[in-house]
RNA sequence: CUGAAAACAGAGCAAACCCGCUGAGAAGCGGGGACGCAAAGCCAGGGAUCUCGCGGGUUCACCCGCAAGACCGCCCGGUUGCCAGG
Numbered sequence: 001c002u003g004a005a006a007a008c009a010g011a012g013c014a015a016a017c018c019c020g021c022u023g024a025g026a027a028g029c030g031g032g033g034a035c036g037c038a039a040a041g042c043c044a045g046g047g048a049u050c051u052c053g054c055g056g057g058u059u060c061a062c063c064c065g066c067a068a069g070a071c072c073g074c075c076c077g078g079u080u081g082c083c084a085g086g
Base pairs, nucleotide, nucleotide: 012037013036017032018031019030020029021028022027035073041079042078043077045076046075047074049070050069051068053066054065055064056063057062
């Protein structure tokens, strides 16, 4: 000088579930609560999944298409951030 590989420390977020509120619903918000997360910070750009409506097919329980919405703790992508070989 180069490469590989962590810990420590200071912190952060908050699943399920419960209560309240909003919504047609998926779901979201607030409080409690921690399953976990090195981006489980943010963004709906691309997919996946879900909700509602319409249309078509149909072996009647599903499939396809369109529009609107949800979801970043499903994946990809973009973007920002903490520590870091002592």

The RNA shown here (c-di-GMP-I riboswitch aptamer) has 86 nucleotides and comes from a Chloroflexota bacterium.
The model forms 95% of the base pairs in the Rfam consensus.
Lineage of the source: Bacteria > Bacillati > Chloroflexota.
Model confidence (mean pLDDT): 82 of 100.